[in-house]
RNA sequence: GACGAACGCUGGCGGCGUGCCUAACACAUGCAAGUCGAGCGAGGUCCAUCUGGUGGCAACACCGGGGAAGACCUAGCGGCGAACGGGUGAGUAACACGUGAGGAACCUGCCCCGAACUUCGGGAUAACCCGAGGAAACUCGGGCUAAUACCGAAUACCCUCCUCCGACCGCAUGAUCGGAAGAGCAAAGAACUUCGGUCUGGGAGGGUCUCGCGGCCUAUCAGCUAGUUGGUGGGGUAACGGCCUACCAAGGCAUCGACGGGUAGCUGGUCUGAGAGGACGAUCAGCCACACUGGGACUGAGACACGGCCCAGACUCCUACGGGAGGCAGCAGUGGGGAAUCUUGCGCAAUGGGCGAAAGCCUGACGCAGCAACGCCGCGUGGGGGAUGACGGCUUUCGGGUUGUAAACCCCUUUCAGCAGGGACGAAAUUGACGGUACCUGCAGAAGAAGCCCCGGCCAACUACGUGCCAGCAGCCGCGGUAACACGUAGGGGGCAAGCGUUGUCCGGAUUUAUUGGGCGUAAAGAGCUCGUAGGCGGUUGCGUAAGUCGGAUGUGAAAACUCAGGGCUCAACCCUGAGAUGCCAUUCGAUACUGCGCUGACUAGAGUCCGGUAGGGGAGCAUGGAAUUCCUGGUGUAGCGGUGAAAUGCGCAGAUAUCAGGAGGAACACCAGUGGCGAAGGCGGUGCUCUGGGCCGGAACUGACGCUGAGGAGCGAAAGCAUGGGUAGCAAACAGGAUUAGAUACCCUGGUAGUCCAUGCCGUAAACGUUGGGCACUAGGUGUGGGACCUACUUAACGGGUUCCGUGCCGUAGCUAACGCAUUAAGUGCCCCGCCUGGGGAGUACGGCCGCAAGGCUAAAACUCAAAGGAAUUGACGGGGGCCCGCACAAGCGGCGGAGCAUGUUGCUUAAUUCGAGGCAACGCGAAGAACCUUACCUGGGUUUGACAUGUAGGGAAAAGCCAUAGAGAUAUGGUGUCCUUUUGGGCCCUACACAGGUGGUGCAUGGCUGUCGUCAGCUCGUGUCGUGAGAUGUUGGGUUAAGUCCCGCAACGAGCGCAACCCCUGUCUCUAGUUGCUACCAUUUAGUUGAGCACUCUAGAGAGACUGCCGGCGUUAAGCCGGAGGAAGGCGGGGAUGACGUCAAGUCCUCAUGGCCCUUAUGACCAGGGCUACACACGUGCUACAAUGGGCGGUACAGAGGGUCGCAAACUCGCGAGAGUAAGCUAAUCUCAUAAAGCCGUCCUCAGUUCGGAUUGGAGUCUGCAACUCGACUCCAUGAAGGUGGAAUCGCUAGUAAUCGCGGAUCAGCACGCCGCGGUGAAUACGUUCCCGGGCCUUGUACACACCGCCCGUCACACCAUGGAAGUCUACUGUACCGGAAGUCGGUGUUUCAACCCGCAAGGGAGAUAGCCGCCCAUGGUAUGCCUGGUAACUGGGGUG
Repeated sequence: GACGAACGCUGGCGGCGUGCCUAACACAUGCAAGUCGAGCGAGGUCCAUCUGGUGGCAACACCGGGGAAGACCUAGCGGCGAACGGGUGAGUAACACGUGAGGAACCUGCCCCGAACUUCGGGAUAACCCGAGGAAACUCGGGCUAAUACCGAAUACCCUCCUCCGACCGCAUGAUCGGAAGAGCAAAGAACUUCGGUCUGGGAGGGUCUCGCGGCCUAUCAGCUAGUUGGUGGGGUAACGGCCUACCAAGGCAUCGACGGGUAGCUGGUCUGAGAGGACGAUCAGCCACACUGGGACUGAGACACGGCCCAGACUCCUACGGGAGGCAGCAGUGGGGAAUCUUGCGCAAUGGGCGAAAGCCUGACGCAGCAACGCCGCGUGGGGGAUGACGGCUUUCGGGUUGUAAACCCCUUUCAGCAGGGACGAAAUUGACGGUACCUGCAGAAGAAGCCCCGGCCAACUACGUGCCAGCAGCCGCGGUAACACGUAGGGGGCAAGCGUUGUCCGGAUUUAUUGGGCGUAAAGAGCUCGUAGGCGGUUGCGUAAGUCGGAUGUGAAAACUCAGGGCUCAACCCUGAGAUGCCAUUCGAUACUGCGCUGACUAGAGUCCGGUAGGGGAGCAUGGAAUUCCUGGUGUAGCGGUGAAAUGCGCAGAUAUCAGGAGGAACACCAGUGGCGAAGGCGGUGCUCUGGGCCGGAACUGACGCUGAGGAGCGAAAGCAUGGGUAGCAAACAGGAUUAGAUACCCUGGUAGUCCAUGCCGUAAACGUUGGGCACUAGGUGUGGGACCUACUUAACGGGUUCCGUGCCGUAGCUAACGCAUUAAGUGCCCCGCCUGGGGAGUACGGCCGCAAGGCUAAAACUCAAAGGAAUUGACGGGGGCCCGCACAAGCGGCGGAGCAUGUUGCUUAAUUCGAGGCAACGCGAAGAACCUUACCUGGGUUUGACAUGUAGGGAAAAGCCAUAGAGAUAUGGUGUCCUUUUGGGCCCUACACAGGUGGUGCAUGGCUGUCGUCAGCUCGUGUCGUGAGAUGUUGGGUUAAGUCCCGCAACGAGCGCAACCCCUGUCUCUAGUUGCUACCAUUUAGUUGAGCACUCUAGAGAGACUGCCGGCGUUAAGCCGGAGGAAGGCGGGGAUGACGUCAAGUCCUCAUGGCCCUUAUGACCAGGGCUACACACGUGCUACAAUGGGCGGUACAGAGGGUCGCAAACUCGCGAGAGUAAGCUAAUCUCAUAAAGCCGUCCUCAGUUCGGAUUGGAGUCUGCAACUCGACUCCAUGAAGGUGGAAUCGCUAGUAAUCGCGGAUCAGCACGCCGCGGUGAAUACGUUCCCGGGCCUUGUACACACCGCCCGUCACACCAUGGAAGUCUACUGUACCGGAAGUCGGUGUUUCAACCCGCAAGGGAGAUAGCCGCCCAUGGUAUGCCUGGUAACUGGGGUG
């Protein structure tokens, strides 16, 4: 895009079309084929003249009889029609259809044209009457009668047949024409004026037969065939013919697909497509076939007959049970089936058909109407104006936006529908179903008339709410797990529109079966190789031919359809007219370039032969050689050997291994040996001999296209395997043992059988690979190597160099390729031939067939299932891959942790609550720089609701806060007291109401901000350019160097950014400036820098200097830089800090803060009291104190830094053993104070012990803070004196002023520090080195990973479901063979039965002829037996797919 459609929602009108695709299932009822009286007899009705009767005076009325002519009707005889028209598509793969020829092998009623004729007779029969049988259908007997019914005869130019003669034609059998003789054959009348009848010639139209060509699938159908193929004779037919029959012969068809199976009516055309094609074959038209199923003939011009007959079968109906009737695939209609397909309508008015002389009759053909949005086409559902952009809806960032000129409102119009009036064409004079229809006119009023689908991408169109991997959506990808543009709803939007979507089917897109127009190295795909049959293709040249090819002409290609033009319905759809087109086919004329053809001619460039050389693991057979292994014998010799990562099994004192000598046997051939050689491939390797195949080079004598490929076919064909017979040294599946391991049916070891070897025969497969079929030709080169020939120096030879042919490698241009790559050995450019491919899995499987002894091989599907499977390359990530490098990463050291007690955090458990968060590193002395109340978020209980807190509005009120008292656990309540500021509006306060507050409620996976981590690792990127189809690459890689992507050099890159470094701070040296609260050398003073004095020094804190590989030497590319040295306080980044690239971890935090959704709102808010966060079988992390003598106790004595302090630090003095208390100078601090630093040093005791170590725990007594130390603080004193004697596996920190050790200060804080953050004192050891562990950086490599190795993923087993193979059987369809049986019927035979026509005969009768019956051939359904094949089903069973 299309549809004979169906379904869902919806539905105003008209025109034109279309409408059982399924059950060729069964059918009630009505209708669909009759007509002719001008063929015939008869009957009935009507009827004039006529006549009888009754009534009546009559006219007349009524009732009868008869009835010529006539009219009408009816059954029958007869004629024509019924073979057309209408339906359906079951069958059919066929001369059925289409197309083109042929009939010298044919038929033809009615119709047209021509010729001739239409004479004389005869006998019946239906109807009818009578009788009989039957339920009926119907039948039988007797009697009468007519014809255009039937029969005989005459005539017959013509016609048919036979014989003969002549002419002429044809490819042939033969045809045509003319003539002669013989034989045969006809008729029908009716009417009154035209129809008929007969014979015959021709025509038209119709039919029939034959042939060429064309159009489905299947080879898992490869052989089929006995009337089969042909001939002769005969029969039969309209006619040829095995069409049939007898005999004879043995043919005929087939890989160019016979035979079989499946499917199917064919065509014009229809749909689609640019076309070529593909699919289909409704309606309309042509042909065919069929008419309940099967068979058969009759009649007839025509049938083997839809609305005829006979028989058989199934089914239905009637029946008196004896017997009968029927055939909608005609039009309507019914049931059924189905997703699904209409009225039991009107009319013969038109067109057409049948009959008829005609009028006319018949016509479910047809013309119309009805039903159905089933399709196509047309029309309408209003038009113009209208902005406070109304209300409402939706949304919102609350401002607005949108619906939206949309509505309202104003002004118009009236198509369609409605009502009314008129009113056709179709018809030529009569005749109109449609139809009072089309059309025209008038009237009223915007009035009666819009839905469906979609809105994540493809694909035009977006928001809100609801839902929360639910419900659901989905064509593919995929949406949905609490912010869904994807589900549902709403608003809005998009598309189409009386329709819109969905489903189904076909074509397209799909160059995705490739003729046009594809491929096969790696994506699917080259057969393992060769030979060769058919076939396909084929060198140069001449002649002929004209088959292919090309052109012209003629015929044909039905109409409709299609295209174009014109015309008619108002337009269109639709219809009409004309033209075009219809590729093909046939005939004919021509052209001859190319192809073909000719038992044609010639040629030599292809191919082959010949001659001369030449290389070689080419093949087969026979013979033979040495080394080695093993075994045997003997000698020497002694305790091990062997084997492995390490071992063990094994061998060995019965003498191994080792070694020497001799012997046996089998198998394989070291070195040479080489991307070297040979072969078609598989493959081939010691040496010699015999036989033998092929190649290459040179020559150019011969043949003269002899060639290439190759469906089938044949041969060869590694290893393993099979069969028979040998052989067996080594090796070695299976097997055994030993190890390894969680296991180890493996890898390793010790043994070891088939086998490996030989002969003969099978098998026929391999990653049989260059994953690259064969042949020929063409298209740059360079460089090796194997085999020939030739040229080249002064002569020769060797070497070297060059040219050329053949082989075999590497590199590389053009070109090709998706890329990788290939590239004269093509995967380039062409030609020829063969093979093969068409998504993955199922599956190279099942079934079938062929081969095989078997194993198995060859050929080769489907159901089902998935949306991928796959190739090449890219970037990452990863690797028990490689290279380089770094880090307290290891190593070397020092000290810890893990064991004890305690502290602290966490898990778990407990609890009313033990609030919450943090979870490997990177949670766990973490948030928390400090939970007794508070904090506090948790629990229990009590009370509260505009609220503890903010803002606003409205109304009201009294002043408020504070203080006191009472009740209470308190919040709170009550009472009393109290009476603020102000510009006098009010502010502040309280109450009420409304907006709102509030939430440490949820979501860190909605977020901002902040933070951790990789990691202070050296990386991460960009612009332009270049390369690549692209992803991407390059730069950033490489060579050096560095702490560093630091720098240098090189380079299709050149630059740049974020990082590194530097700039900043502290510290180390010096200078300058400034000297108080700091300092004190000099001068005084003093217990004391206390004071005067001074600012030199220290110090303080500002500004500077200094370090840059700057200098020297060496190394290095002369570079970057490295090493050493000098100088220097400091030397190669001087030390430390701050500083954290692109990013990763959905890392952490909604409980710091901020914040979107969501949730609570007399509670999840807020207040209060008490409790809890402090619990305690246990487990873990981080610390403190120890276990002691490098120590502990006591006494004496020395030296810091950095900080804090007025709600504070507090001196001194007094008291207390002490914590501390009392009192009280000083200090807002370089001034006063915290504040004695401690380790250290000197002296002394302890002497290795659970201790003078250790201090837990517990008892008692206190101090301090605080409203308050019970749960639950710290400290002091006295007493007590636990575990612990250096800590298993494992694990942590540290490279120098570091570790270790020692004390001091600060934040938080009323109080509480073993934690944290700082400060100084004392002050080490070790680093060979980078193999290993961990982490990281760069390069490279592999990858089936990309959530990226914590990845991916294989198979069994278990369970569920699905389809499928096998299977004892069983059921079924089609079909074959053999036999039985054989209806109806044709034909044949017979024909005692019967018979009017003709003949003989007066007649009887006979004859001729026909016929019933019977017999025979054939034959449908049927039966029996046995096969082939298809499908269903099946216990059980096999694998497969999905989860």
Molecule: small-subunit ribosomal RNA
Organism: uncultured prokaryote